[in-house]
SAM riboswitch aptamer (S box leader) from a Saprospiraceae bacterium, 121 nucleotides, folded computationally. The sequence was found by an Rfam model in a public genome assembly. Its mean pLDDT, the model's own confidence on a scale to 100, is 78. The model forms 97% of the base pairs in the Rfam consensus.
RNA sequence: AUUUUAUAAAGAACGGGUGGAGAGACCGGGCUCUUCGAAACCCUAGCAACCUACCACUUCGGUAAAAGGUGCUAAAUCCCGCCAACUUACUCACGUUGGGUGCAAGUUGGAACUAUAAAAU
Numbered sequence: 001a002u003u004u005u006a007u008a009a010a011g012a013a014c015g016g017g018u019g020g021a022g023a024g025a026c027c028g029g030g031c032u033c034u035u036c037g038a039a040a041c042c043c044u045a046g047c048a049a050c051c052u053a054c055c056a057c058u059u060c061g062g063u064a065a066a067a068g069g070u071g072c073u074a075a076a077u078c079c080c081g082c083c084a085a086c087u088u089a090c091u092c093a094c095g096u097u098g099g100g101u102g103c104a105a106g107u108u109g110g111a112a113c114u115a116u117a118a119a120a121u
Stems, first nucleotide, its partner, number of pairs: 001121008013044001015043004022033003027081004045073003050069002052064004082110007092102003
């Protein structure tokens, strides 16, 4: 780097140091965080339970976090973007006073992308 599988609405820092303007993966749109100090790096603390340890074992599973390898600690992967179904309460346009139609809105499901883990190449 590629592939496969699994997971991603839960959880956990108003901490300390360096740093000094951006950050929330990329693109577009929205929204948010940030000089009351962004990113990044280091330390400490914590969360979780993929690997791990133990129990059970065909599998599923249960317990632990003491030791070790990762990960993570604003907001749903911050939200939307593609596809499908349903709906018209909210909302926009057409249309017109019957309610319809949709390239609008909402809900649900899926996909894609991304991230992380484990494994293989």